Context: one part of a larger RNA
RNA sequence: CGUUCGAGUUUUGAAGGGAGCUGGCCUCAGUACGAGAGGACCAGGCUGGGGGAAUCCCUGGUGUGCCGGUUGUAACGUCAGUUGCAACGCCGGGUAGCCACAUUCCCAUGGGAUAACCGCUGAAAGCAUCUAAGUGGGAAGCCCACCCUAAGAUAAGAACUCGUCACUAGACUCCUGGCAGACUACCAGGUUAUUCGGCACGCAGUGGAAGCACGGUAACGUGUUAAGCUUACGAUGUACGAAUCAGUCGAAAUUUA
Numbered sequence: 001c002g003u004u005c006g007a008g009u010u011u012u013g014a015a016g017g018g019a020g021c022u023g024g025c026c027u028c029a030g031u032a033c034g035a036g037a038g039g040a041c042c043a044g045g046c047u048g049g050g051g052g053a054a055u056c057c058c059u060g061g062u063g064u065g066c067c068g069g070u071u072g073u074a075a076c077g078u079c080a081g082u083u084g085c086a087a088c089g090c091c092g093g094g095u096a097g098c099c100a101c102a103u104u105c106c107c108a109u110g111g112g113a114u115a116a117c118c119g120c121u122g123a124a125a126g127c128a129u130c131u132a133a134g135u136g137g138g139a140a141g142c143c144c145a146c147c148c149u150a151a152g153a154u155a156a157g158a159a160c161u162c163g164u165c166a167c168u169a170g171a172c173u174c175c176u177g178g179c180a181g182a183c184u185a186c187c188a189g190g191u192u193a194u195u196c197g198g199c200a201c202g203c204a205g206u207g208g209a210a211g212c213a214c215g216g217u218a219a220c221g222u223g224u225u226a227a228g229c230u231u232a233c234g235a236u237g238u239a240c241g242a243a244u245c246a247g248u249c250g251a252a253a254u255u256u257a
Base pairs, nucleotide, nucleotide: 001152005163006162007161008160009159010158011157015149016148017147018146021049022048023047024046025045026044027043033038050107051106052105053104054103055102059100060099061098062097066093067092068091069090070089071086072085073084074083075082076081110144111143112142117137118136119135120134170249171248172247173246174190175189176188177187178186195242196241197240198238199237200236201234202233204230205229206228211224212223213222214221215220
């Protein structure tokens, strides 16, 4: 821009894409078959490998803005307590998120038309013949079925609702943000508000703060004290701060009266 009034929501599916894998064990059954050795079809069950998708409840990894331990050195005048630097100095843990080594699911089933091939009936050709007329079976393959995209499918589809003279229906700019994201887009919210931050509480992590007291010559230990501190989490609360104020775009025709 188009889709022949303008919007919001929900859809149909022409068409396109994806997937399509495979081993072992058990039962049938030591049966059919076979002199024996050996050893099935069909049908059913169980369990792996490989590939794919989703997710973070569990397990584990990371987690450089969380907690703790510790070495050297410097600073805060000293002690104590902290902080800077040394690969986050090194080390032990670890929330969210992300992830796999984790978890769950799928690669199933059925139908249709067929290939090679196997048939039925059956003439030409009194026989025979699956074929000439007619008619059946038959594959991991083909078309559906399964998953995804999809009306620019210009043959531009459908349904419902709203609106048509108005700072309108609605959309955008702008702002607060996100489980969305390179940007854009998408999604949530914008005071008639919990969108983000803050604060409080909780979850969770670390692991017993500082100070003081007591014990010990001291290093240190014990008590106060499940302490202190705490990032990303909460479908917990609270308008305390910020989403202010505003602006822009935006639609015909017919009928009836």
Large-subunit ribosomal RNA, domain VI from Candidatus Woesebacteria bacterium UBA5941, 257 nucleotides, folded computationally. The organism belongs to Candidatus Woeseibacteriota, within Bacteria. It matches the Rfam family "Bacterial large subunit ribosomal RNA". Rfam links the family to the GO terms structural constituent of ribosome and ribosome.